The RNA shown here (c-di-GMP-I-GGC riboswitch aptamer) has 75 nucleotides and comes from a Solirubrobacterales bacterium.

RNA sequence: GUCGCUCAUGGCAAACCCGUCGCGAGGCGGGGACGCAAAGCUAGAGGUCUCUCGCAGACAGCUCGGCCGCCGGCU
Repeated sequence: GUCGCUCAUGGCAAACCCGUCGCGAGGCGGGGACGCAAAGCUAGAGGUCUCUCGCAGACAGCUCGGCCGCCGGCU
């Protein structure tokens, strides 16, 4: 650099429930696991969603991109 979860250490946490913040999409905390080899970070491009319709906001576990990273194979 590249390929991947076969080894090993592990990691994250959908839906739903409770609490909480928000007009809302949704966020945060706890429980809980559908899944994930980047389901780590990032709102640059697209897309979807929300509203008080604006130079407004949300979503990265929608697609692409950028950055960082464990283990192993190959180079």